[in-house]
Molecule: c-di-GMP-I-GGC riboswitch aptamer
Organism: Desulfobacterium sp.
RNA sequence: UAUGAAAAAACCAAACCUGUAUAGAUACGGGGACGGAAAGCCACGGGUCAAUAUUGAUAGCCGGGUUGCCAUCA
Numbered sequence: 001u002a003u004g005a006a007a008a009a010a011c012c013a014a015a016c017c018u019g020u021a022u023a024g025a026u027a028c029g030g031g032g033a034c035g036g037a038a039a040g041c042c043a044c045g046g047g048u049c050a051a052u053a054u055u056g057a058u059a060g061c062c063g064g065g066u067u068g069c070c071a072u073c074a
Base pairs, nucleotide, nucleotide: 001074002072003071004070011036012035016031017030018029019028020027021026034060040066041065042064044063045062046061047058048057049056050055
């Protein structure tokens, strides 16, 4: 650099339940575990969602940027 086959360690945590905040999409805490090799971070492009039409949300919708754990059939 490439790859994620086998395995191991560590990590994240959908739906749902629950508390809080918000106009809302949603966010955060607790429980939970469907999944994840960037499901870490960044709204830059597209998409979607909300809206008081100013904007806001979503990185677990896709692309892009950037940093990074473990392993080696390379």